[in-house]
Context: one part of a larger RNA
RNA sequence: GAGUAGCGAGAGGCAGGUGAGAAUCCUGCCCGUCGAAAACCUAAGGUUUCCUGAGGAAGGCUCGUCCGCUCAGGGUAAGUCGGGACCUAAGCCGAGGCCGAAAGGCGUAGGCGAUGGACAACAGGUUGAGAUUCCUGUACCACCUUGAAUCGUUUGAGAGAUGGGGUGACACAGUAGGAUAGGUCAUGCGCACCGUUGGUUGUGUGCGUCUAAGCCGGUAGGGAGUUAGAAUAGGCAAAUCCGUUCUAACAUAUCCUGAGAAGUGAUGGGGAGCGAAAUUAAGUAGCGAACUGACUGAUUCCACACUGUCAAGAAAAGCCUCUAUCGAGAUUUAUAGGUGCCCGUACCGCAAACCGACACAGGUAGGUGAGGAGAGAAUCCUAAGACGAUC
Repeated sequence: GAGUAGCGAGAGGCAGGUGAGAAUCCUGCCCGUCGAAAACCUAAGGUUUCCUGAGGAAGGCUCGUCCGCUCAGGGUAAGUCGGGACCUAAGCCGAGGCCGAAAGGCGUAGGCGAUGGACAACAGGUUGAGAUUCCUGUACCACCUUGAAUCGUUUGAGAGAUGGGGUGACACAGUAGGAUAGGUCAUGCGCACCGUUGGUUGUGUGCGUCUAAGCCGGUAGGGAGUUAGAAUAGGCAAAUCCGUUCUAACAUAUCCUGAGAAGUGAUGGGGAGCGAAAUUAAGUAGCGAACUGACUGAUUCCACACUGUCAAGAAAAGCCUCUAUCGAGAUUUAUAGGUGCCCGUACCGCAAACCGACACAGGUAGGUGAGGAGAGAAUCCUAAGACGAUC
């Protein structure tokens, strides 16, 4: 320079409390803001910022008794969630190998590698802070053991490839149907309430009216010709499998797939509301009603199922089957018993905790996303919920 610029989009008011000290911290009431978001879940990233107690030097664009700050203590619990002990894609590595003055480059077998495939858990409760992880209830998966029954031991039960075949297995657009989630309404049902009024026992007002996986069954619908016998120079060996050929039967069949509903799970849970005692502990412990019907209705499921189009839309494991081969035990069942490894799990996550040197008007993948009006996820007003953004 200069007590100058600035104090970074934005609504706060009042009362009480705490305290040395309060516009700024806490509590209550009123008011206001967002509401396809400024709500909720979660990936990446961050890495303790989470919770409790204490503190106020510095950080906080003011203040500060407060904090994502400082100090101390605590907090993340899994057979089923996500990843690994499974699989492969792009890409990468790469025994031998080829090439190259060297360094090294490429690449076969093989391996690594999810953003994909495969794969068994749901509901409620609970903490100051964790929950599909703890607890309660009800399940499921893999393996082991036990009991019982049945079958088998060369007249072969059963298992079964690193091999063969099938499946897995796929684009985009569009419409129709079924169903559900959700929503709305009700002179249904239940509980509470009866207004200092012009007016309130009335067709009054307010709130609630919920329930999973699993099991059972195989529906609306969708798809395929199916089954049996015979032959067989193909599928690098074999095959009863697949393929090819022939014959017969049935196609009102047979098989596969398949949401949802009903029942059960549930004599459970939840539940509006009512509501204690206690020294210091609270809407806590405890108690707990009704729990129906109609309408509407998805962008979700059946399901890339169907129709259409051209740019013609992964692989492998897994699963099923076939033999090669192995082979003495195997299968079923039980309200029988047991086992179940490693890593992640707090918290933020359109943000003051990530990327932007900052508590920065910028940027940040995915899912859920209610009501009135509306074609609508536009827009306006609101619910749940979150905020009033730090002079």

The prediction has a mean pLDDT of 80. The part of an RNA shown here (large-subunit ribosomal RNA, domain III) has 391 nucleotides and comes from Alkaliphilus peptidifermentans DSM 18978. Its Rfam family is "Bacterial large subunit ribosomal RNA". Its family is annotated with structural constituent of ribosome and ribosome in the Gene Ontology. The full RNA is in RNAcentral, with records from Rfam. The organism belongs to Alkaliphilus peptidifermentans, within Bacteria.